[in-house]
RNA sequence: GAUGAACGCUGGCGGUGUGUUUUAGGCAUGCAAGUCGAACGCUCGUGCUUUGCACGAGAGUGGCAGACGGGUGAGUAACGCGUAGGAAGCUACCCUUUGGUGUGGAAUAACUUGUCGAAAGGCAGGCUAAUACCGCAUGAGCCCUAUGGGGGAAAGGACAUAACUGUCCGCCGAAGGAGGCGCCUGCGUCCUAUCAGCUUGUUGGUGGGGUAAUGGCCUACCAAGGCAACGACGGGUAGCCGGUGUGAGAGCACGAUCGGCCACAAGGUCACUGAAACACGGGGCCUACGUCUACGGACGGCAGCAACCGAGAAUCUUGCGCAAUGGGCGAAAGCCUGACGCAGCGACACCGCGUGAAGGAUGAAGGCCUUCGGGUUGUAAACUUCUUUUAUAUAGGAACAUAAUGAGGGUACUUUAUGAAUAAGCACCGGCAAACUACGUGCCAGCAGCAGCGGUAAAACGUAGGGUGCAAGCGUUAUCCGGAUUUACUGGGCGUAAAGGGUUUCGUAGGCGGUUGGAAAAGUCAUUCGUUUAAGCCCGAGGCUUAACUUCGGAAAGGCGAGUGAUACUUUCUAACUAGAGUACAGUCGGGGAUGCUGGAAUGUCUGGUGGAGGAGUGAAAUCCGUUGAGAUCAGAUGGAACACCGAGGGCGAAGGCAGGCAUCUAGGCUGUUACAGACGCUGAGGAACGAAAGCUAGGGUAGCAAAAGGGAUUAGAGACCCCUGUAGUCCUUGCCGUAAACGAUCUCUACUAGUUGCUUCUUCCGCCAAGGGCGGAAUAAUCCUAAGUGACUUAAGUUACUUAGGAUACUUAGGAAUCUGCUUUUAGCGGAGGGAGUGACGUAAGCUAACGCGUUAAGUAGAGCGCCUGGGGAGUACGGCCGCAAGGCUAAAACUCAAAGGAAUUGACGGGGAGGCGCACAACCAGUGGAGCAUGUGGUUUAAUUCGAGACGAAGCGUAGGACCUUACCUGGGUUUGACAUCCCGCUGCAAGUCUGAGGAAACUCGGAUGGCCUUUGAGGGUGCGGGACAGCUACUGCAUGGUUGUCGCCAGCUCGUGUCGUGAGAUGUCCGCUUAAGUGCGGUAACGAGCGCAACCCUCAUUCUGUGUUGAAUAUUCACAGGAGACUGCCUCAGUUAAACUGGGGAGGAAGGGGAGGAUGACGUCAAAUCAGCAUGGUGCUUAUAUCCAGGGCGACACACAUCCUACAAUGGCUAGUACAAUAGGUUGCGAAGUAGUAAUGCGGAGCUAAUCCUUUAAAACUAGCCUCAGUUCAGACUGAGGGCUGAAACCCGCCCUCACGAAGUUGGAAUUGGUAGUAAUCGCGGGUCAGCAGACCGCGGUGAAUACGUUCUCGCCUCUUGUACACACUGCCCGUCAAGCGAGGAGAGUUGAGGGUGUCCGAAGUUCCCCGGUUCAACCGGGGGCCUAAGGCAAACUCAGCAAUCAGCACU
Repeated sequence: GAUGAACGCUGGCGGUGUGUUUUAGGCAUGCAAGUCGAACGCUCGUGCUUUGCACGAGAGUGGCAGACGGGUGAGUAACGCGUAGGAAGCUACCCUUUGGUGUGGAAUAACUUGUCGAAAGGCAGGCUAAUACCGCAUGAGCCCUAUGGGGGAAAGGACAUAACUGUCCGCCGAAGGAGGCGCCUGCGUCCUAUCAGCUUGUUGGUGGGGUAAUGGCCUACCAAGGCAACGACGGGUAGCCGGUGUGAGAGCACGAUCGGCCACAAGGUCACUGAAACACGGGGCCUACGUCUACGGACGGCAGCAACCGAGAAUCUUGCGCAAUGGGCGAAAGCCUGACGCAGCGACACCGCGUGAAGGAUGAAGGCCUUCGGGUUGUAAACUUCUUUUAUAUAGGAACAUAAUGAGGGUACUUUAUGAAUAAGCACCGGCAAACUACGUGCCAGCAGCAGCGGUAAAACGUAGGGUGCAAGCGUUAUCCGGAUUUACUGGGCGUAAAGGGUUUCGUAGGCGGUUGGAAAAGUCAUUCGUUUAAGCCCGAGGCUUAACUUCGGAAAGGCGAGUGAUACUUUCUAACUAGAGUACAGUCGGGGAUGCUGGAAUGUCUGGUGGAGGAGUGAAAUCCGUUGAGAUCAGAUGGAACACCGAGGGCGAAGGCAGGCAUCUAGGCUGUUACAGACGCUGAGGAACGAAAGCUAGGGUAGCAAAAGGGAUUAGAGACCCCUGUAGUCCUUGCCGUAAACGAUCUCUACUAGUUGCUUCUUCCGCCAAGGGCGGAAUAAUCCUAAGUGACUUAAGUUACUUAGGAUACUUAGGAAUCUGCUUUUAGCGGAGGGAGUGACGUAAGCUAACGCGUUAAGUAGAGCGCCUGGGGAGUACGGCCGCAAGGCUAAAACUCAAAGGAAUUGACGGGGAGGCGCACAACCAGUGGAGCAUGUGGUUUAAUUCGAGACGAAGCGUAGGACCUUACCUGGGUUUGACAUCCCGCUGCAAGUCUGAGGAAACUCGGAUGGCCUUUGAGGGUGCGGGACAGCUACUGCAUGGUUGUCGCCAGCUCGUGUCGUGAGAUGUCCGCUUAAGUGCGGUAACGAGCGCAACCCUCAUUCUGUGUUGAAUAUUCACAGGAGACUGCCUCAGUUAAACUGGGGAGGAAGGGGAGGAUGACGUCAAAUCAGCAUGGUGCUUAUAUCCAGGGCGACACACAUCCUACAAUGGCUAGUACAAUAGGUUGCGAAGUAGUAAUGCGGAGCUAAUCCUUUAAAACUAGCCUCAGUUCAGACUGAGGGCUGAAACCCGCCCUCACGAAGUUGGAAUUGGUAGUAAUCGCGGGUCAGCAGACCGCGGUGAAUACGUUCUCGCCUCUUGUACACACUGCCCGUCAAGCGAGGAGAGUUGAGGGUGUCCGAAGUUCCCCGGUUCAACCGGGGGCCUAAGGCAAACUCAGCAAUCAGCACU
């Protein structure tokens, strides 16, 4: 956007359309098909001019029409429909033409008589007519034919006429036309392959039959065909089309109304009649259902129009009329017509109109909101003026009808009158998406299309006000198209999101295909013709007042068919070519494959020797082996499996995969060069083959390893990881299996598009070098054996050199060996310049990509072919089929469920990831806590109340810098109610206020008395009391409504911005890297350059010094105090490190101080819904004779217990006694309080001095000196308790502090664990202050004495930076998996059981049929009987397919 819609709320009018989408379920009643007397006889009635005529009615014979019109969509996937064609046909009525219409006959209904039956309906006898029926004649043309011939028709009627005759309507034969119908063919026409093979009249032929006609349409015989992956056969669904809806289109969905075709008429089946039917309102039979019945039988068919029941979310009147249009019959008048024309009902749809218009502000009242000022509803209303569409009433009054005839209808329309009169709702208002507030509710009630809203401030729920949208409608639901390029033809994809098949060396069908001619013209292109009914859509006109609607005219697109032409491309045929592909030849390469033979190392086992206590194993152990001799070691033997080094992202193969050596057989790649051949090619659905490991089968083999299994450990457990054993298996042979993260997660082939650098291998050219072979050349003469001697070496045997003697060979030719050298050739190697093939890396240009990345080995640019994908889960599962011995594999859903699942990258956070760094973080050291007693806080418990808050670090000597009353918020009891406190108004009036005082009372307070009697601008003003009203008040709630303040990470070094650059973007860069620092501190590098908040510095205190000033002080001043300066910056020197710089380290000078001199204040962006409504402020809520306020008393102080933080100790580095020294900070007039004096003391008396460098607090204590104690529960320790005192204060019981005397507990250094501290620090010692009437073991400060240790960063905790992984993002206290238990849902399996569907076989078989026989006749027709044929329905049988139910079972989803 749309609808034949339905539902909810609402509803004024008109026009035009439209209305059982469901049960092709059943149907009461009425109507829907009749007509003709001009075809015929009969009966009856009326009239008349009565042998009869005329008119009318009735049934019958006969003719035509009941095959149209009307309904429905069950069936049908089909020549059914659409479109374009075709030949073997028929055709009543109609038109044209032509020829005929002569002559006979026998019956029959009606009617009458009889008879059967309840009825319906018959039966028999008799009479009668025709345009009913049957002969004969003729027959142009017609039909058959053997070309001789043969066959075959008719009906009359009316009118006129005196009649002949004429006219009209008919009848018969024939030819043609128009329209109609039958048949055939090409193309198109849904889903399913989890339907793959189907078919026997099946496919074809011949003869015959049948039909209007072709044909297996039927039959006999013959042949064995026909269809199918371009989807046969089967299953499911469905009437088809013109068109309708939507869409930019292509498409997708639909097929109501209107039109064309088909099919059907209760479910089946069959024929008759006829031009046409196998016939909706005809017939026969079967079945189901219903009705009547006298029980014997008979009748019926609304999917015609109305109506009824039923079903359903749902769909109308038992209306009027033939006036119009159309149809049937008739010569006509006419009759019939639920076709049709009209009316009725329904907002069901479309279209049109109205519900008033103009003016009108104190912006009325009321409503709602409010910051209380106002705003809004809102010119809206009221009110004034005006109009009358509509409404009601009056009057007139069409067209539809050219002579007559009007259902609609006194309708449409017009006129007049009345009077704003009769007429507005629905949905929505968080986003998408136009429109906002209040109240109610409080994860309730509810909403919801999606995400989602609702847990006390809801624009999302409900209501109200207001607003927005549409409007006689508005919403909701359902369905279709669109958006959705989300099935992609137009117009998508497959490295990682879903998606490349395990491989393709192999190959069928199919698709696609190199170069050059020629021919054809199938595709293609151009043009013409035919067709594509009408309606519809579109365009232009016209008619209804407009529109919807309708009339007329026009046009287009595309399809199919036909004709003519063109020939570039594709195609086909033909002739050639060599660049693709291939063959031959010569080389070369390699873990390519198969078979056989063979080798060494190692492990194990066996035998023997040596030897003697362990071995093995682990994080540590144990099981285990070993004195019956292990392990170790030596020698020998045996057996199986695997092949160190070479060895390499090196090689080969299609992939899987392939490694000791040798031989044989065999496949392939590449290179070179010529030759041959001539597109032979690419891909490849199905198919075939191969295909790791594991597994299976049968037979062997078994050294090591090792599922299962056993044992030992670990653990909460350990069905695991670790250890000790160990069987299948691993190996060989035979046959299966057919899957893997079978991966480059990347299909095969071809072409093109900058590079750099390797490796493997072949090859061309050049240079060098080595070796071998061949052919030459040159030069040289000695060698061997035996014996002896000498020299050298050696332990010796001996070895060797020389000499001598003997012997042998040679010594001449010739030959050989060795040496040197020349030429040539082969092979190998090295180097250089190329060419090819393969395999890698980098990463740039271009390009691509969501990004990551790819990038001549493409994921780029193109072409060809195949495979695959369409949200996640269910599920690669179920069922079915195929394969397999099994395990299982291949193919492959749905119900149900979720609103996501997923990819890549980003920022964080996290990691029992990595790197670097820091911190009293660990380590080292010192002193503690945790144990005791006590103090304080907290929890818990208790209580009338024990007020409240704070809760890991970051609550717990915290808020509280000090609870006897007060404080005080809590409890009990007693009072007050405009209030203890603020402001205002009104009234009463009175009077100042106040002061004193009586009674009751615990007090507050209540009731009295006395005193006082005010100021003033004279306004009853101020003040005050009482009463009333506004209001006060609340330490009541919400810190999760807030402000402000604070804690914490953390004094950690971080957190950001501008511009630029990079990226589609989130974001990145800067802020990174190297060095360095306490530091994002600095230096150098760098697509960054700068800047801000933080760091540092500036500020304060302390340490040195200078200058100035100065009270106090007896005085001085180098003390002291104050004020202002100076001083420190790696500034200077040296060495070392670093490329250098920054900087760091060692040392030095100078200096009081040296590398941040020490300490403080100072706390970035942010985190923790951190803390606080009880400090204060504050929104909202709550209370208002009380949750406010006043008073007394009590409580906050309780006490089995637990925790936190202190104090004091446990003693000899000590305790006690006595004596002697040395501080600093700070405070003081409601105060500090001296001297003196009393008291053991607390303290009292006293009161000097001091508003403070003047006086006081104020003797500091540890320390030092001397004495005693002598290791004990003590001369340690001091809790608890008794008695007596002191101080403050109205008040010391609950519940203060202090003093004296007495009492004298636990405790002898503290388990697990844990805290602080790096230098004037820890430890130890005392002093001061704030709070405060009083009360300090706490807190905030002050000084005295004064250490030990730090190798270092592995570990613990925390933090910072970079990097990495991530399924986390309330961010690891995250996320999340599976079992089990329970509930629920859907599907699956299931012993079986119940049905449905279409077939098969068989039995039976009505009606029908003239095929056969018999009979009636005489074979005319016809009738009867029997048989045959065929078939509906029915029975039986075994299967198939599809459904329903089912105990139980397994898995899945949700909670």
Molecule: small-subunit ribosomal RNA
Organism: uncultured bacterium